Description:
This is a predicted structure of a 347-nucleotide RNA (Bacterial RNase P class A). It was read from a public genome assembly, where an Rfam model found it. Model confidence (mean pLDDT): 75 of 100.

RNA sequence: UGAGGCUGCCGGGCGGCCGCAGGCGCCUUUGGCGCGUGAGGAAAGUCCGAGCACCGCAGGGCAGGGUGCUGGUUAACUGCCAGUGGAGGCGACUCCAAGGAAAGUGCAACAGAGAGAUACCGCGUUCUCCCUCCGGGGAGGGCGUAAGGGUGGAAAGGUGCGGUAAGAGCGCACCAGCGGCCUGGCGACUCGUCCGCUAUGUAAACCCCACCUGGUGCAAGAUUGAUAGGAGAGUAUAUGCGGCGGCCCGUCGCGCUCUCGGGAAAUCGCUUGAGCCUGCUGGCAACCGCAGGCCUAGACAGAUGGUCGUCCAAGACAGAACUCGGCUUACAGACAGCUCUCACAUU
Numbered sequence: 001u002g003a004g005g006c007u008g009c010c011g012g013g014c015g016g017c018c019g020c021a022g023g024c025g026c027c028u029u030u031g032g033c034g035c036g037u038g039a040g041g042a043a044a045g046u047c048c049g050a051g052c053a054c055c056g057c058a059g060g061g062c063a064g065g066g067u068g069c070u071g072g073u074u075a076a077c078u079g080c081c082a083g084u085g086g087a088g089g090c091g092a093c094u095c096c097a098a099g100g101a102a103a104g105u106g107c108a109a110c111a112g113a114g115a116g117a118u119a120c121c122g123c124g125u126u127c128u129c130c131c132u133c134c135g136g137g138g139a140g141g142g143c144g145u146a147a148g149g150g151u152g153g154a155a156a157g158g159u160g161c162g163g164u165a166a167g168a169g170c171g172c173a174c175c176a177g178c179g180g181c182c183u184g185g186c187g188a189c190u191c192g193u194c195c196g197c198u199a200u201g202u203a204a205a206c207c208c209c210a211c212c213u214g215g216u217g218c219a220a221g222a223u224u225g226a227u228a229g230g231a232g233a234g235u236a237u238a239u240g241c242g243g244c245g246g247c248c249c250g251u252c253g254c255g256c257u258c259u260c261g262g263g264a265a266a267u268c269g270c271u272u273g274a275g276c277c278u279g280c281u282g283g284c285a286a287c288c289g290c291a292g293g294c295c296u297a298g299a300c301a302g303a304u305g306g307u308c309g310u311c312c313a314a315g316a317c318a319g320a321a322c323u324c325g326g327c328u329u330a331c332a333g334a335c336a337g338c339u340c341u342c343a344c345a346u347u
Base pairs, nucleotide, nucleotide: 001343002342003341004340005338006337007336008335010333012311013310014309015308016307017306018305020038021037023035024034025033026032027031040317044328045327047326048325049324050323051322052217053216054215055214064213065212066211067210068209069083070082071081072080073079084098085096086095087094088093099208100207104206105205106202107201108200120149121148122145123144124143125142126141127140128139129138130137131136157175158174159173160172161171162170176198177197178196179195180194182192184189221268222267223266224265230260231259232258233257234256235255240254241253242252243251244250275294276293277292278291279290280289282287312315
């Protein structure tokens, strides 16, 4: 100098004018004035985990669903941190749904005889038949054999020596893999020696093992409660009106009173919270603790905008609706840090 890696942070600035929604204060109170506040790193997707609310629920189990290396962290998590193992990269570093294939089942296209076991060719041995120049040869069958050929991503450890009728971890040496004992580590795991074994892959296929696991979401839900229509009870001997063609009793309807019910609307839930900032302490870190400071939208015809001027590097993705911790996705551009990495050049 160039190319990268990781981490963090910002997301147009300033000013004028006109508006909008909450809050507080004041006033001459259906309103007006003043002051102050008013979107994000993702407010998004609603994918996980919680708080909170209602419903359900003796207790135990099955089914279903989820998670799956180890140790921490947290209210909790499929999150995060630090490690282990594996994969990728020259490297900084990144990625991984990473228990069990020796409980069982299934699947492995095409090719190939055969995909857990297989005999197509080949090799060995044997039986029958035929031929024979008696050395043997040919055809068919049985048995043994996975060393050689061929197919395939993969044919059941590899190489060599021995061994055998031919062969084979059948035996031995070295190497590879798996399991076990010992060593180190809290642990996953691992260095090395020794002993045993030689088993295909696939579990985001069924399955097995271990652990976790009720459902619905703030339009949850709580309180107050207007009108219409409805249901039930009562209705005075000083008798409300009408029907039962007159009167009384009775009964029915209307009216009136009370209760139930109905549910317009209002209030709460609602924003002070596992909160944010700064400093210190413990820890590699996630995170925890202590001290000080701060209050930072809360609507329901649903606010957070428009316009003008100016400056610059010329402004992206996008906008709260109960709250919080994560994850994922979108994003013009700008900045900072690391005794970070690689290449080239110079000293």